[in-house]
A computed fold for a 351-nucleotide part of an RNA from an uncultured bacterium, annotated as small-subunit ribosomal RNA, central domain. Its Rfam family is "Bacterial small subunit ribosomal RNA". Its mean pLDDT, the model's own confidence on a scale to 100, is 87.

Context: one part of a larger RNA
RNA sequence: UUGGGCGUAAAGGGUCCGUAGGCGGCCGGGCGUGUCUUUCGUUAAAUACCCGAGGCUCAACCACGGGGGUGCGAAGGAAACUACCUAGCUAGAGAGCGUUAUGGGCUGAUGGAACGCACGGUGUAGGGGUGAAAUCCGUUGAUAUCGUGCGGAACACCAAAAGCGAAGGCAGUCAGCUGGAACGACUCUGACGCUGAGGGACGAAAGCGUGGGCAUCGACAAGGAUUAGAUACCCUUUUAGUCCACGCCCUAAACAUUGGACACUGGCUAUUUGAAGUGUCGACCCUUCAAGUGGCGAAGCUAACGCGUUAAGUGUCCCGCCUGGGAAGUACGGCGGCAACGCUAAAACUC
Numbered sequence: 001u002u003g004g005g006c007g008u009a010a011a012g013g014g015u016c017c018g019u020a021g022g023c024g025g026c027c028g029g030g031c032g033u034g035u036c037u038u039u040c041g042u043u044a045a046a047u048a049c050c051c052g053a054g055g056c057u058c059a060a061c062c063a064c065g066g067g068g069g070u071g072c073g074a075a076g077g078a079a080a081c082u083a084c085c086u087a088g089c090u091a092g093a094g095a096g097c098g099u100u101a102u103g104g105g106c107u108g109a110u111g112g113a114a115c116g117c118a119c120g121g122u123g124u125a126g127g128g129g130u131g132a133a134a135u136c137c138g139u140u141g142a143u144a145u146c147g148u149g150c151g152g153a154a155c156a157c158c159a160a161a162a163g164c165g166a167a168g169g170c171a172g173u174c175a176g177c178u179g180g181a182a183c184g185a186c187u188c189u190g191a192c193g194c195u196g197a198g199g200g201a202c203g204a205a206a207g208c209g210u211g212g213g214c215a216u217c218g219a220c221a222a223g224g225a226u227u228a229g230a231u232a233c234c235c236u237u238u239u240a241g242u243c244c245a246c247g248c249c250c251u252a253a254a255c256a257u258u259g260g261a262c263a264c265u266g267g268c269u270a271u272u273u274g275a276a277g278u279g280u281c282g283a284c285c286c287u288u289c290a291a292g293u294g295g296c297g298a299a300g301c302u303a304a305c306g307c308g309u310u311a312a313g314u315g316u317c318c319c320g321c322c323u324g325g326g327a328a329g330u331a332c333g334g335c336g337g338c339a340a341c342g343c344u345a346a347a348a349c350u351c
Stems, first nucleotide, its partner, number of pairs: 003323004007305002012319001014202004021195003025089002028086003034081001035078008049067004054062002092192001093189004097184004104178007111155001115151008126137002163170002207248006217241001221237004259318006267296011300307002324351003333344004
């Protein structure tokens, strides 16, 4: 619960696609659904409401007369808006053409540094680690250093307040396949749009299943320290995992803690991309426009902080969500999952 809200107080769904539904551009004609209006009927009585007037000494109460109301129906009328039918339009949306930028996605190939291991050379007593140590490694030759080979994972510099993507996210290099976006002048379609309950797809990390792989790091575990203790912080090892393929899981501080779309409302500045112009030997400089990403700020908003053309300003449309704290994102039930668990989601009681 016909209210007020959702950046930080409770509250924006993790993201997108899209069904139903809701909402929807400009200009004619028709109709008369909603809408407005006139008249009539009905809306029993009592009660309730208004007016008048009466009876109990007043009132409450009782009794009388009149009136009104919404709703519904019928007939007549209006035609702005709305619905529907119909003829058109191009400013929304989309398509074509041309150009551009990009860590957008997938697959394959490939490169160097680092690291580890193996083998070989040089070489000798230490190395490693810490606050200090020890466990640990080392005379079966370690550490250091040089060479060769093997292996897996990640890509220094470039690198940026930068770029791309719906979000999660995406970075060595090359090739193939593929998605989206921006800009430019015209051509075409002619409202084809916005949102989106259900639904579907995607969805970091961790985790799960099967098979591979395993260099590094490293939950668990063991040992060494520290300590009163030390199931920790520190150290030495190290399993799962971290990596790949396929299949699940479906969560997050999935955050800009800010849903999407459209319109309107002073600016300054930086930067990315594109276009046009001036100028120039040329140019990334200068001017203008568009799209993006940041900083500062008029008005306005805000409890304040702050936001401020990328709004948290001014408005419209649609969806989601909140309604004191705890119990609790729990129990129960249902649905999903191999499981872990996820989604949906209370109450008693208590303050």